[in-house]
RNA sequence: GAUAAAGGUAAACCGCGGGAAACCGCGGGGCGCAAAGCCGCAGGCCUAAGAUGUUUAUGGGUGGCAUAAGAUGCCACA
Numbered sequence: 001g002a003u004a005a006a007g008g009u010a011a012a013c014c015g016c017g018g019g020a021a022a023c024c025g026c027g028g029g030g031c032g033c034a035a036a037g038c039c040g041c042a043g044g045c046c047u048a049a050g051a052u053g054u055u056u057a058u059g060g061g062u063g064g065c066a067u068a069a070g071a072u073g074c075c076a077c078a
Stems, first nucleotide, its partner, number of pairs: 001075001008033002013028006031064001038070001042067001043065001044062004
């Protein structure tokens, strides 16, 4: 990171499965992404089984949250 090249990944949605849920895995599918690859801690956001209800904390989830930090990777240009 403008133009390429070789690639990578993959939203919504659908099917099957797990979960109380958020959400996750696999297959299909492509909205997109120059790190939308990885990632402990932190912030934000989502969820509420335990528990009749509410709230909150703990718990759980989210890396595609036009978050942060970290190390790593392809090509091109200066």